[in-house]
RNA sequence: CUCCGAUAAUAGCAAACCCGGAGUAAUCCGGUGACGCAAAGCCACGGGUCCUUAAUGGAUAGCCGAGCUACCGAA
Numbered sequence: 001c002u003c004c005g006a007u008a009a010u011a012g013c014a015a016a017c018c019c020g021g022a023g024u025a026a027u028c029c030g031g032u033g034a035c036g037c038a039a040a041g042c043c044a045c046g047g048g049u050c051c052u053u054a055a056u057g058g059a060u061a062g063c064c065g066a067g068c069u070a071c072c073g074a075a
Stems, first nucleotide, its partner, number of pairs: 004073002012037002018031005035062001041068002045065003048060004
């Protein structure tokens, strides 16, 4: 350095429900809350799925892959 990922350490994220808001909708934002996550960090490039006002449209990164970046260090 790479792979790998522990009943280690330190930090981090936050599903569902509920409340408020945005949107036709999928869904998103804030609060609350922890089901989980070793990339559950970023990114719509490929595939998938979803939405409707059907188009040079939109949503999803907590569906999978590609790309980029990152903490710790037992076996």